[in-house]
RNA sequence: ACUGAAAAAGGCAAAUCUAUUGAAAAAUAGAGACGCAAAGCCACGAAUCUAAGGCUAUAAAAGCUAUGAUGGUCGGGUUACCAGGU
Numbered sequence: 001a002c003u004g005a006a007a008a009a010g011g012c013a014a015a016u017c018u019a020u021u022g023a024a025a026a027a028u029a030g031a032g033a034c035g036c037a038a039a040g041c042c043a044c045g046a047a048u049c050u051a052a053g054g055c056u057a058u059a060a061a062a063g064c065u066a067u068g069a070u071g072g073u074c075g076g077g078u079u080a081c082c083a084g085g086u
Stems, first nucleotide, its partner, number of pairs: 001086001002084003011036002016031006034072001040078003044075003047070003053065003
C1' cells in the first nucleotide's frame, strides 16, 4: 500500500421511550440494540428533510426560498484499530 471471508481486542448505536433545546427538520443526555470495518471526523458536490425569517399572494390559505438540518442517503476529502495474504 491492498483486501475485509473468518476470528478477536476495543468501539459506535437504528426504531422506540423519557427529559431538555428548537418555529420545524432535527439535536443533546439517559434507557435501548436494528445494524455498522470507518455508523471516526469534514456540509466540498449531489440528494433528501424543514421553512422561523424573507419573497409572492390572499378573505383565509396555498406557493417559492437555507442562511437551518441529515456523515446511519451517495460521492469526495482526511485520520485510524484489528486480522489476512502479498